Large-subunit ribosomal RNA, domain II from Candidatus Nomurabacteria bacterium RIFCSPLOWO2_02_FULL_42_17, 695 nucleotides, folded computationally. Taxonomically the source falls in Candidatus Nomuraibacteriota (Bacteria, Bacteria candidate phyla). The coordinates come from a structure-prediction model, not an experiment, and the mean pLDDT is 81.
Context: one part of a larger RNA
RNA sequence: GCCAACGAGUUUAUCCCAAUCCUUUGUCUAAUCCACCUUAGGUGGAGAAGGCGUAGGGAAACCGAGUGUUAAUAGCGCGUUCAGGUUUGGGAUAAGACCCGAAGCCGGGUGAGCUACCCAUGAGCAGGAUGAACUCCGAUGAAAAUCGGAGGGAGGUCCGAACCGAUAAGCCGUGCAAAACUUUCGGAUGACUUGUGGGUUGGAGUGAAAAGCUAAUCGAACCCGGUAAUAGCUGGUUCUCUCCGAAAUAGCUUUCGGGCUAGCGUCGAGUGAUACCUUUGGGGGUAGAGCUACUGGAUGGAUAGAAUAGGGAGAAAUCUCGUCUGUCUAAUCAAACUCCGAAUACCAAAGAUUUUAACUCGGCAGUCAGACUACGGGGGCAAAGCUCCGUCGGUCAAAAGGGAAACAGCCCAGAUCUCAAGUUAAGGUCCCUAAAUUCAUGCUAAGUGCGUCUUAAGGAGGUUAGAUUUCUCCGACAAUGAGGAGGUUGGCUUAGAAGCAGCCAUCCUUUAAAGAAAGCGUAACAGCUCACUCAUCGAGAGAUUUUGCGCCGCAGAUAAUCGGGGCUAAGCAUGGUACCGAAGCUGAGGACUCUUUCUGAUUUCGAUCAGAAGGAUUGGUAGGAGAGUGUUCCACACCGCGUUGAAGUUCUAGCCGCGAGGCGGAAUGGAGUGUGUGGAAGUAAGAAUGUUGGC
Numbered sequence: 001g002c003c004a005a006c007g008a009g010u011u012u013a014u015c016c017c018a019a020u021c022c023u024u025u026g027u028c029u030a031a032u033c034c035a036c037c038u039u040a041g042g043u044g045g046a047g048a049a050g051g052c053g054u055a056g057g058g059a060a061a062c063c064g065a066g067u068g069u070u071a072a073u074a075g076c077g078c079g080u081u082c083a084g085g086u087u088u089g090g091g092a093u094a095a096g097a098c099c100c101g102a103a104g105c106c107g108g109g110u111g112a113g114c115u116a117c118c119c120a121u122g123a124g125c126a127g128g129a130u131g132a133a134c135u136c137c138g139a140u141g142a143a144a145a146u147c148g149g150a151g152g153g154a155g156g157u158c159c160g161a162a163c164c165g166a167u168a169a170g171c172c173g174u175g176c177a178a179a180a181c182u183u184u185c186g187g188a189u190g191a192c193u194u195g196u197g198g199g200u201u202g203g204a205g206u207g208a209a210a211a212g213c214u215a216a217u218c219g220a221a222c223c224c225g226g227u228a229a230u231a232g233c234u235g236g237u238u239c240u241c242u243c244c245g246a247a248a249u250a251g252c253u254u255u256c257g258g259g260c261u262a263g264c265g266u267c268g269a270g271u272g273a274u275a276c277c278u279u280u281g282g283g284g285g286u287a288g289a290g291c292u293a294c295u296g297g298a299u300g301g302a303u304a305g306a307a308u309a310g311g312g313a314g315a316a317a318u319c320u321c322g323u324c325u326g327u328c329u330a331a332u333c334a335a336a337c338u339c340c341g342a343a344u345a346c347c348a349a350a351g352a353u354u355u356u357a358a359c360u361c362g363g364c365a366g367u368c369a370g371a372c373u374a375c376g377g378g379g380g381c382a383a384a385g386c387u388c389c390g391u392c393g394g395u396c397a398a399a400a401g402g403g404a405a406a407c408a409g410c411c412c413a414g415a416u417c418u419c420a421a422g423u424u425a426a427g428g429u430c431c432c433u434a435a436a437u438u439c440a441u442g443c444u445a446a447g448u449g450c451g452u453c454u455u456a457a458g459g460a461g462g463u464u465a466g467a468u469u470u471c472u473c474c475g476a477c478a479a480u481g482a483g484g485a486g487g488u489u490g491g492c493u494u495a496g497a498a499g500c501a502g503c504c505a506u507c508c509u510u511u512a513a514a515g516a517a518a519g520c521g522u523a524a525c526a527g528c529u530c531a532c533u534c535a536u537c538g539a540g541a542g543a544u545u546u547u548g549c550g551c552c553g554c555a556g557a558u559a560a561u562c563g564g565g566g567c568u569a570a571g572c573a574u575g576g577u578a579c580c581g582a583a584g585c586u587g588a589g590g591a592c593u594c595u596u597u598c599u600g601a602u603u604u605c606g607a608u609c610a611g612a613a614g615g616a617u618u619g620g621u622a623g624g625a626g627a628g629u630g631u632u633c634c635a636c637a638c639c640g641c642g643u644u645g646a647a648g649u650u651c652u653a654g655c656c657g658c659g660a661g662g663c664g665g666a667a668u669g670g671a672g673u674g675u676g677u678g679g680a681a682g683u684a685a686g687a688a689u690g691u692u693g694g695c
Stems, first nucleotide, its partner, number of pairs: 001695006011095009021085003026052003032046006056063002066078004098236002101233001105226006116200009125190001127159003130155001134151007163187003168183003202218001204214003239628006249262005263367002265364007273356001277351006288340001289338002295334003299330008310321004370396004374391006401412003416590004421586003427580003430565003436577001438576006449567002458552002462549002465546007479536005485509003490504003515530001518529003591618001593616010629684001631681008640673002648668005654663003
């Protein structure tokens, strides 16, 4: 891991509600007793002890259809009447209370054959090195003493086996091993190591102290018991079909992943249009707008004043920039501004309609982590697949189908079932891939683009369409040819300054035209262009601005992308016509539920059942309501079935049921078992790191 078996809302008591049946000029029995049936248990009878009901109000005295409060006869509160029981179902409370699951707490015991320390009594430590005290001898010395030699053999001394330990690395890591092995390493006469016997223990021991150790268990051992501890937590919770169908919000909460009440769901009873919609009538101060209509903000200009900080110029007077406070003017801003002011929303009344609601009472719930999207806002950075509100928004949650390549929350659309029928939505129509290589007019040349995210500021004789304007056959623009002069090297300055370092002035003349010069150049001149003019040529040429589509800006990790191929349209824009396209809609046929009408049957006259026709409905998590299937056992009936083959098992081209399932047939098997009507439950398995067994 698989298979099989086992495996989770039970029982009792009391109360509430619904259904059910019984009694009713009250109702019911409890314990107990009797009888019957084979058990499980059930049925019938006896048994009014007692309960509920028949009057309430008040704390009570007490009063009483009233009473309490109160001075009150007012007002107000509670009252002014029906019930009981059986059975079943749903729920609550008390119990283990749907099942499994702690870490823990307490009690009584068992452990020191492991280990910690202690006591008693024994044992062990190759070899080598160092050479303390002390003693003796010698030398020196007056002595004290010093030096030398010999002996001696101390030490938590040194090196190093046994022994004890465990530093580093490797190896092992389903091991040889629940701590080993290899190499290396520490102590090795000591606070050493070790044998045997004995002692100390669970809030206790022992501890050269690490909360170490106390039998592979230690920040409180192990075993049994209290015990099914408790678990606002996690996991699991077993057959079918039908109808309806949520919530993720508010208030309170030692409360925020839990509860209670309300909201929203469902079932029953009741009211009967109250809901939604339309019309009419209301109040408002939001969006917008406005401000010389207030309160404030902030900018430019003009102007007046001042007790004008400070900077600059000047010897100073003073000037200038600035500072502060007004006034005028122009343009402008506001959630906590408003002279104004919608749409919606809200309130009220009237009207109309309907299997579309609304409201009241009662039974049962679930929900209290919501998500994205659109719009209006707060926070944040007008960041977030961010966060917090609002809209009885939308969708998902609890919704499948088609589209968006793929893609809970986006777009279209809400799946009762069948069909090799039709028709559309969103979205599409070259191929993958169903349907236009469709029609018309433009644009794009960048593979821009081919759905968005996916690009900015900025830059550019890319190109399209427009607007305004200048010059132009009296010849524009461009190109080519020619001229571009004289006074004069203007004056000043300067080494020089001649159009062209700089300052001042910027005239006159000849002319078709020519600046006291727009640029290059020279040391200064020179030289080359320009403006300006003529000729050649012959029709458009410039400037500003708006706009469509493109270009650069633009660097990443697969050649890695428009989903791909690929496309110059199969791209972009505008318009048209066809077609494709869903579980939508339609067509044909069937089913459930509800409702209207009709028919039939039954009837306690309330209604119930069956059938037909018409209409509507039938996605669904938590959850509510209803109807069924199957398993085991019991009672009665079928004078049921069964060795001429029961149950079980394996299979099955048949039949019935929407389904859970049931019947039939074949084989196997070898002794029990079915159907109908009731009853009672150890009543349904795929999940619980489920339990046991097998493989």